[in-house]
RNA sequence: UGCAGAGUAAUUGGAAAGCGUUAAGUGUCUAAUCAUGGGAUGUUGGAUUAGAACGAACACUGAUAGUGGCGGUUUUCUAAUGCGUCCGCUGUA
Numbered sequence: 001u002g003c004a005g006a007g008u009a010a011u012u013g014g015a016a017a018g019c020g021u022u023a024a025g026u027g028u029c030u031a032a033u034c035a036u037g038g039g040a041u042g043u044u045g046g047a048u049u050a051g052a053a054c055g056a057a058c059a060c061u062g063a064u065a066g067u068g069g070c071g072g073u074u075u076u077c078u079a080a081u082g083c084g085u086c087c088g089c090u091g092u093a
Base pairs, nucleotide, nucleotide: 001093002092003091004090005089010081011080012079013078014077015076016075017074018073019071020070021069028052029051030050031049032048033047034046038087039086040085041084042083058068059067060066061065
């Protein structure tokens, strides 16, 4: 120097435990901030905060409880997928 590989944030499926169903959460828009392969940088990806708009599936038992559902619901584990540029790491020529 050439070739190949490892490795992120996250996404989807499954399992478990929760939260809400007296409506939070999720999703949409605007603004700001933060983090994001080992390093630097970066967003049309991710997270947080504030504001705005929109918005739902409960049922049974009768028992301050329980069970079954529902929510484009939360967390953990697991499987698959998985950085744009530059520099590194490993293997190889």
Model confidence (mean pLDDT): 80 of 100. THF (Tetrahydrofolate) riboswitch aptamer from Mariniplasma anaerobium, 93 nucleotides, folded computationally. Of the family's consensus pairs, 94% are formed in the model. The RNAcentral record of the sequence draws on Rfam. Its Rfam family is "THF (Tetrahydrofolate) riboswitch aptamer". Rfam describes the family as follows. Tetrahydrofolate (THF) riboswitch was first reported for Ames et al. as an RNA motif in 5' untranslated (5'-UTR)regions of folate transport and biosynthesis genes in Firmicutes genomes.